This is a predicted complex of two RNAs, RNase P RNA and transfer RNA, with 443 nucleotides together.
It holds a member of the Rfam family "Bacterial RNase P class A". By type it is a ribozyme.
[in-house]
């Protein structure tokens, strides 16, 4: 220095004019409007609405059955598929790195096309034995397949075969280390597949809806049809007590079941109003310093208040500056273009999907110099 | 703004892991038949909304993204 890799932070600055929204003062009146002055006024994704919570309403006697997600392990957190640190395993890279995947197939069930003799219990072809017919051993070998009996070498044997033995793969046991996954040593021949982003089993977690959720106020309208009821027993001191029936309805998946109701109630069609006010900006807040932690992240303390529209505001034009690129030019000066994605809607923490450029800080790998 | 469904030939659709080189209808192409048109017969073209994934295999099962359709005061 060239080329790359991982983290992180920023995504134009100043000024001038117009004009738009909230909030505060004042001034005016037609008392909810206008003027004037100060102040504050979009993002790392404000987006997709894919998680998760906050907030809210409804629901909340009991019992089965169900339905969604998640899924090494140990932390973080208000939770979480997020996040931070560790482990296995594949695949790409010279490397720093980067990327998938990981509860469980001896608890059961499907399902593995086509090929092939056989896809989970099975001998075509070959190879011994018998004999030339049957039979029986055999997964070394040949074909088929995405997949076909640990795997490679001996030994063995009639051929073979973990039968048996080294070494590698896997599993199971026992020690060591680790808080756990799991790694290492040792010992055991235990070794008959894949699929769980297909049912299902284990283990944790989930009640439903969503700010058009809910609260208060004004305004304003017309009812119509269905369909169950206004009851029945006993008992009785005649005052009255008990026991039962229902169309729907609720228990927000279901079934059981239980509960709602005594003159009303229940479902379906239809009508009116789409106004203001709140919910709604002090929060799981931002930012600076010290502490803790390998991190993610936690504490203490100090100092800030920082958008809240409601057909929806946060804009446009100009001048100078910085950054990209092209012309001309030795070079420089000029000239010219260009400068991203995008845009709040109860509020937050994730995740994803777009995105011109720009800075920091770590680390690889190559060369050259000392 | 918050909540759900859908995506297959040009138009309707069927297939919900392998028989799919994705099948029918309607239409469009050519050819027969007809003096010609229609009607009718025969052939052909023509699709999984894009990207990763799990799988031996993917239209199809799992995430993302695109586009289009409904609902709610």
């Nucleotide at each position: 220095c060239a080329g790359g890799c991982c983290g992180g932070u920023c995504g134009g600055g100043c000024g001038a004019u117009c004009g738009c929204g909230g909030c505060u003062g004042u001034c005016g009146c037609u008392u909810g409007c206008g003027g004037c002055a100060g102040u504050c006024g979009a993002g790392g994704a404000a987006a997709g609405u894919c998680c998760g919570c906050a907030c809210u309403c409804c629901a909340c006697a009991g019992g089965g059955c169900g339905c969604g997600g998640c899924g090494c392990c140990g932390g973080g957190u208000a939770a979480c598929g997020c996040c931070c640190g560790g482990g296995g395993a594949g695949c790409c890279g010279u490397a720093a790195g980067g990327u998938u995947c990981c509860g469980g197939a001896c608890a059961g069930g499907g399902c593995c096309a086509c090929a092939g003799a056989a896809a989970c219990a099975u001998a075509c072809c070959g190879c011994c034995c018998g004999u030339u017919c049957a039979g029986g051993g055999u997964a070394a070998g040949g074909g088929u397949g995405a997949a076909a009996a640990g795997g490679u070498g001996g030994u063995g044997u009639a051929a073979g075969a973990g039968a048996c033995c080294a070494c590698c793969g896997g599993c199971g046991c026992g020690g060591c280390a680790g808080u756990a996954a799991u790694g290492c040593c040792g010992c055991g021949g235990c070794c008959a597949g894949g699929u769980a982003a297909c049912c299902c089993c284990c283990g944790c977690c989930g009640g439903g809806a969503g700010c058009a959720a809910g609260g208060c106020c004004a305004a304003g309208c017309a009812g119509a049809g269905a369909c169950c009821g206004c009851c029945u027993c006993u008992c009785u001191u005649c005052g009255g007590a008990g026991a039962g029936u229902a169309a729907g309805g609720a228990c927000u998946g279901c079934c059981c079941g239980u509960c709602c109701a005594a003159a009303g109630g229940u479902c379906u069609c239809g009508g009116g109003u789409g106004g203001g006010c709140u919910g709604c900006a002090u929060g799981a807040g931002c930012g600076g310093a010290c502490g803790g932690g390998u991190g993610a992240c936690c504490g203490u303390c100090c100092g800030c208040c920082u958008a809240g529209a409601g057909a929806g505001a946060u804009g446009a034009u100009c001048g100078c500056c910085g950054c990209c690129c092209c012309c001309u030019u030795c070079g420089a000066u000029g000239g010219g273009g260009g400068u991203a994605c995008a845009g709040a809607a109860u509020g937050c923490g994730g995740c994803u999907u777009a995105c011109a450029g720009a800075c920091c800080g770590g680390c690889c790998u190559g060369a050259g110099u000392u | 703004g918050c909540c759900c469904c859908c995506a297959u030939c040009g138009u309707c659709u069927a297939g919900g892991g392998g028989c799919c080189u994705a099948g029918g209808a309607c239409g469009c192409a050519g050819c027969c038949c007809u003096u010609u048109c229609a009607a009718g017969g025969c052939u052909a073209a023509a699709a999984c909304c894009g990207g990763g994934g799990u799988u031996c295999g993917a239209a199809u099962c799992c995430c993302c993204g695109u586009g289009g359709g409904g609902g709610c005061a």